A computed fold for a 106-nucleotide RNA from a Syntrophaceae bacterium, annotated as Glycine riboswitch aptamer.
RNA sequence: UUAUAAGUUACAGGAGAGACCCUAUCCUUUAGGGGAGGGGCGCCGAAGGGGCAAGUUCCGCUAAUGGCGGAAUGAAACUCUCAGGCAAAAGGACCGUAACUUAAGA
Numbered sequence: 001u002u003a004u005a006a007g008u009u010a011c012a013g014g015a016g017a018g019a020c021c022c023u024a025u026c027c028u029u030u031a032g033g034g035g036a037g038g039g040g041c042g043c044c045g046a047a048g049g050g051g052c053a054a055g056u057u058c059c060g061c062u063a064a065u066g067g068c069g070g071a072a073u074g075a076a077a078c079u080c081u082c083a084g085g086c087a088a089a090a091g092g093a094c095c096g097u098a099a100c101u102u103a104a105g106a
Stems, first nucleotide, its partner, number of pairs: 001104001004103008013094001018041001020040004025036004042086003048082001049080003055073008
C1' cells in the first nucleotide's frame, strides 16, 4: 500500500542501423523483378541471452571491531553483440486503455 505487485489476452503508441555487393540453390512472376537460402564487407541494440559495481556473507592473515587477500552472491535502458535486426511488412524493450487470473507486494 489493494487506488498495490506479478502474469495473460485484446486494442493503441513505440527507436536505431546498407532499399549494399555476389550467387550455379529453392519459391514466385508473361517478363523485368520480388522473397528465401548461401557467401562478402559495413553497421544497430529495445525480442531473447551473456558480463560486471557498491553492498552483503563466508574463509584466511593480523594484537585488532580496523586493515589486507580470496571466494560466493549481486542491477540496469550500462556493457557484449551469441542470437536478432539494418526500405515496407513482420518483430520490438517500454508505455496507455480494458478485461481476466494469481496473492501478498513495494

Model confidence (mean pLDDT): 80 of 100. Lineage of the source: Bacteria > Pseudomonadati > Thermodesulfobacteriota > Syntrophia > Syntrophaceae. Its Rfam family is "Glycine riboswitch aptamer". From the family's description: This family represents the bacterial glycine riboswitch.